This is a predicted structure of an 81-nucleotide RNA (Glycine riboswitch aptamer) from a soil metagenome. The coordinates come from a structure-prediction model, not an experiment, and the mean pLDDT is 76. Rfam family: Glycine riboswitch aptamer. Gene Ontology term of the family: glycine biosynthetic process. The model forms 90% of the base pairs in the Rfam consensus.
């Protein structure tokens, strides 16, 4: 790398439009607003990597991205190969 299992947090928020149905109601999809989360990616900081130079580098931070019933995806974590 590949298989298989385990894997956290945070909104079943609100508004609009279309769709499913001939209305509502409900269900889905899209966009916008608030609120929140950090464990995909990414930035920061800098203990450590014996000391210097290069590099590299946290489960600390930030929250660009992501995400925030369930599924999903998931740092990492066991086994197997």
């Nucleotide at each position: 790398g590949c298989g298989c299992g385990g894997g956290a947090g945070a909104g079943u928020c609100c508004g609009c439009u279309c769709g499913g149905c001939a209305c509502c109601a409900c269900c889905g999809a899209g966009c916008g607003g608030c609120g929140c989360c950090g464990a995909a990616g990414g930035g920061g900081c800098a203990a450590c990597c014996u000391c210097c130079c290069c590099g590299g580098a946290a489960c600390c931070u930030c929250u660009c991205a992501g995400g925030c019933a369930c599924c999903c995806g998931g740092a990492c974590c066991g086994c197997g190969u």